[in-house]
Context: one part of a larger RNA
RNA sequence: CUGGGCGUAAAGCGCGCGUAGGUGGUUUGUUAAGUUGGAUGUGAAAGCCCUGGGCUCAACCUAGGAACUGCAUCCAAAACUGACUGACUAGAGUACGAUAGAGGGAGGUAGAAUUCAUAGUGUAGCGGUGGAAUGCGUAGAUAUUUGGAGGAACACCAGUGGCGAAGGCGGCUCACUGGCUCGAUACUGACGCUGAGGUACGAAAGUGUGGGGAGCAAACAGGAUUAGAUACCCUGGUAGUCCACACCGUAAACGAUGAAUGCCAGACGUUGGAUAGCAUGCUAUUCAGUGUCACACCUAACGGAGUAAGCAUUCCGCCUGGGGAGUACGGUCGCAAGAUUAAAACUC
Numbered sequence: 001c002u003g004g005g006c007g008u009a010a011a012g013c014g015c016g017c018g019u020a021g022g023u024g025g026u027u028u029g030u031u032a033a034g035u036u037g038g039a040u041g042u043g044a045a046a047g048c049c050c051u052g053g054g055c056u057c058a059a060c061c062u063a064g065g066a067a068c069u070g071c072a073u074c075c076a077a078a079a080c081u082g083a084c085u086g087a088c089u090a091g092a093g094u095a096c097g098a099u100a101g102a103g104g105g106a107g108g109u110a111g112a113a114u115u116c117a118u119a120g121u122g123u124a125g126c127g128g129u130g131g132a133a134u135g136c137g138u139a140g141a142u143a144u145u146u147g148g149a150g151g152a153a154c155a156c157c158a159g160u161g162g163c164g165a166a167g168g169c170g171g172c173u174c175a176c177u178g179g180c181u182c183g184a185u186a187c188u189g190a191c192g193c194u195g196a197g198g199u200a201c202g203a204a205a206g207u208g209u210g211g212g213g214a215g216c217a218a219a220c221a222g223g224a225u226u227a228g229a230u231a232c233c234c235u236g237g238u239a240g241u242c243c244a245c246a247c248c249g250u251a252a253a254c255g256a257u258g259a260a261u262g263c264c265a266g267a268c269g270u271u272g273g274a275u276a277g278c279a280u281g282c283u284a285u286u287c288a289g290u291g292u293c294a295c296a297c298c299u300a301a302c303g304g305a306g307u308a309a310g311c312a313u314u315c316c317g318c319c320u321g322g323g324g325a326g327u328a329c330g331g332u333c334g335c336a337a338g339a340u341u342a343a344a345a346c347u348c
Base pairs, nucleotide, nucleotide: 004319005318006317007302008301012316014201016199017198021194022193023192025088026087027086029084030083031082033081034080035077036076037075038074039073040072041071042070049065050064051063052062053061054060091191092188093187094186095185096183097182098181103177104176107173108172109171115149116148119145120144121143125136126135162169163168206247207246208245209244210243211242215241216240220236221235222234223233258315259314260313261312262311263310266293267292268291269290270289271288272287273286274285275284276283277282278281297304298303321348322347323346330341331340332339333338
């Protein structure tokens, strides 16, 4: 390279947008680049292959043929692919009318709880554990009551419920704003799909500058436990967690399952619409999501099964025995931490 693969054995980029490229619906006509047929020329000799001949045979030598699957030119065909041309509406999109939603960034604001400080009542304990101790408390704690400060998170509703490309998103409210879905018509007329590079976003932790700091809590200190205990348990406690701006760019970033399109038995839930019937919450049909079971089929099995891991097509990414190693070196990026790209010797 060919091939075979990628849920769990090695293997789907964390996820979008999108350039080049690849690929692409129905149909008219033209063309003849690909494609197909034919002709001519060429495709050195030797070798291979076939049929003969010569060394006593064979290896070997030799004559003829075939072959050289290729290339060039010319003639012809027009189904398919391409190119050009005209048309279409089933893909895609736009307009119109509605619905649902923790989708996003910004502002305002409520209540419960923890903590702190003030004042009152009140007196000897509180706290904590398997049991204790460190700790707090007669300078009046814990408990309880009134009003106060401040920060963070939003009980119930809450749901294999909803929304978002993914990460993720949950008190209430206001304005701004992205996307989906449904319905009936009208319009554009293949405008589509995928996507190497590129670029936007991307949990937590971490970093820089400036704020903030109630609770929690790496590090750290003390008390226990223990043979020891740099831990598990307890009392404290700083970064951090929060906000603004800027970086980092990684996760079991998981459905361990790339995106898009078409086709292939059923049954039962649930969310959002639409239509019809009965009639006031049910039934039926249908579209878009989200689940469970199960046939065909697939799978090494487990299992998957219209949300496929089935049957097919297009495009991208990735894998090729274990260790060495996602390491070294070099490059790129980063303030750093490090990230990314990525071997070999050696060894089994």